[in-house]
RNA sequence: CCAGACGGCCGGGCGGCCGCUGAUCCGGGCGCGAGCCCGGGUUGGAGGAAAGUCCGGGCUCCACGGGAGAACGGUGCCGGCCAACAGCCGGCGGGGGCGACCCCAGGGAAAGUGCCACAGAAAACAGACCGCCCGCGCCGCCUCCGGGCGCCGCAGGCAAGGGUGAAACGGUGCGGCAAGAGCGCACCGCGCCUCCGGCAACGGGGGCGGCAGGGCAAACCCCACCGGGAGCAAGACCGAAUAGGGGCGGCAGGCAGCGCGGUCGCGCGUCCGCCAGGGGCUCCCGCCCCGCCGCCCGGGUUGGUCGCGCGAGGCGCGCCGCGAGGCGCGUCGCAGAGGAAUGGCCGUCCCGCCGCCCGUCCGCGGGCGGCGGACAGAACCCGGCUUACAGGCCGUCUGGCACG
RNA sequence: GGGCGCGUAGCUCAGCGGUAGAGCACUGCCUCGACACGGCAGGGGCCACAGGUUCAAUCCCUGUCGCGCCCACCA
Numbered sequence: 001c002c003a004g005a006c007g008g009c010c011g012g013g014c015g016g017c018c019g020c021u022g023a024u025c026c027g028g029g030c031g032c033g034a035g036c037c038c039g040g041g042u043u044g045g046a047g048g049a050a051a052g053u054c055c056g057g058g059c060u061c062c063a064c065g066g067g068a069g070a071a072c073g074g075u076g077c078c079g080g081c082c083a084a085c086a087g088c089c090g091g092c093g094g095g096g097g098c099g100a101c102c103c104c105a106g107g108g109a110a111a112g113u114g115c116c117a118c119a120g121a122a123a124a125c126a127g128a129c130c131g132c133c134c135g136c137g138c139c140g141c142c143u144c145c146g147g148g149c150g151c152c153g154c155a156g157g158c159a160a161g162g163g164u165g166a167a168a169c170g171g172u173g174c175g176g177c178a179a180g181a182g183c184g185c186a187c188c189g190c191g192c193c194u195c196c197g198g199c200a201a202c203g204g205g206g207g208c209g210g211c212a213g214g215g216c217a218a219a220c221c222c223c224a225c226c227g228g229g230a231g232c233a234a235g236a237c238c239g240a241a242u243a244g245g246g247g248c249g250g251c252a253g254g255c256a257g258c259g260c261g262g263u264c265g266c267g268c269g270u271c272c273g274c275c276a277g278g279g280g281c282u283c284c285c286g287c288c289c290c291g292c293c294g295c296c297c298g299g300g301u302u303g304g305u306c307g308c309g310c311g312a313g314g315c316g317c318g319c320c321g322c323g324a325g326g327c328g329c330g331u332c333g334c335a336g337a338g339g340a341a342u343g344g345c346c347g348u349c350c351c352g353c354c355g356c357c358c359g360u361c362c363g364c365g366g367g368c369g370g371c372g373g374a375c376a377g378a379a380c381c382c383g384g385c386u387u388a389c390a391g392g393c394c395g396u397c398u399g400g401c402a403c404g
Numbered sequence: 405g406g407g408c409g410c411g412u413a414g415c416u417c418a419g420c421g422g423u424a425g426a427g428c429a430c431u432g433c434c435u436c437g438a439c440a441c442g443g444c445a446g447g448g449g450c451c452a453c454a455g456g457u458u459c460a461a462u463c464c465c466u467g468u469c470g471c472g473c474c475c476a477c478c479a
Base pairs, nucleotide, nucleotide: 001400002399003398004397005396006395007394008393009392010391012349013348014347015346016345017344018343020045021044022043023042024041025040026039027038028037029036030035047375051386052385054384055383056382057381058380059231060230061229062228065272072227073226074225075224076223077091078090079089080088081087092106093104094103095102096101107222108221112220113219114216115215116214129162130161131158132157133156135154136153137152139150140149141148142147170188171187172186173185174184175183189211190209191208192207193206194205195204196203197202235306236305237304238303245297246296247295248294249293250292251291253275254274255273257268258267259266260265277290278289279288280287281286299478300477301476313332314331315330316329317328318327319326320325350373351372352371353370354369355368356367357366358365359364405475406474407473408472409471410470411469414428415427416426417425422459430446431445432444433443434442452468453467454466455465456464
């Protein structure tokens, strides 16, 4: 210098003018008052993703009977961090790259069920299309008369080679055999036992076993762990208006448990415990009235206040830890609207592109003019993930070339 | 703001992981004097897009894009 890998950060700066919005102070006006309006001063005012709403929490309401269970959903190597997580950190294993480094939903296929299209003989308690080999029989040809070769048929042996496929029942090599084959041996793979290291995932060594058990669980499923539901349009209070209307169901059994189907229902049934509207028809049954709850239809409103800004908070330093992070001390006060503010214009600086002019050691440098500078925008809050993003800065490292 | 659902031919919709289908519409031919109806034949799809799992994806998983639906308060 070129090409690349990883981590972190910024994502326009300064000045002027005009606006918007929150808080607070002053003056004026209105109101009994809380407070409201007008003018002025001071001060705060988007993001790294505010986004997607994919996870996890806080908060609020609803439901709840206790342990527990069923169903459904989610997660899935090991250890740690965290309020929690599907996040993060450090390892392990597998894969990719010359390398820095990157990627992996990475439990169980030896509980069971299912699937493996087409092709192919065969797609999973194996099997044999072409083929290879032995024997017997018939026929043909050759013959040095010992026999040899070939077609066909029968009875067997084999799985090496061909061919199909994504995948063919361990792989490669040597031996062996009629031909072959873990049939034997060596190495690799695999399984079991055992020793050592490690908290563990796992790694390493030794011995035994000729090999059993193909793949798919982002198919059902099994195992382990986690999960009650809904969401700030949650929810609370005030005010205005309307027909305080109509229909259906419930008001005493329910909850736990067991069984059945197999997905929200049915049946059985009671250990302990908890919860239990009123009135009338003389009581039971049944009916009626009032009341309560849920759903639906219909009616009215489109107002105000709170929730709502101190929180797992930001910054700096020290200590501990490889790290995620933890602990301690100091310091700061930092958006809160409600069709929804955080903006616009000008000047200048910065960066990129284009055009013209000047200079040039042809690499470029200087001046002037024009254009452009992203993705996107809080809406209860927080921790993550994912996705979008013009341009720029810093640090560490890898490979190559050149020079000293 | 929050919660759900759906993207398959021009339209409306089917579609056990194994060659993408139906109805209507469209094109050509036949039928008719002509049209409609009818009959026969045919064309038309990156299954919204991009990754992943798998031998294989419209289907399973993840992300992106687009479209649609629902919600407040009072008595």
Two RNAs folded together computationally: RNase P RNA and transfer RNA, 479 nucleotides in total. Its mean pLDDT, the model's own confidence on a scale to 100, is 76. Rfam match: Bacterial RNase P class A. Rfam's curators write: Ribonuclease P (RNase P) is a ubiquitous endoribonuclease, found in archaea, bacteria and eukarya as well as chloroplasts and mitochondria. Rfam classes the family as a ribozyme.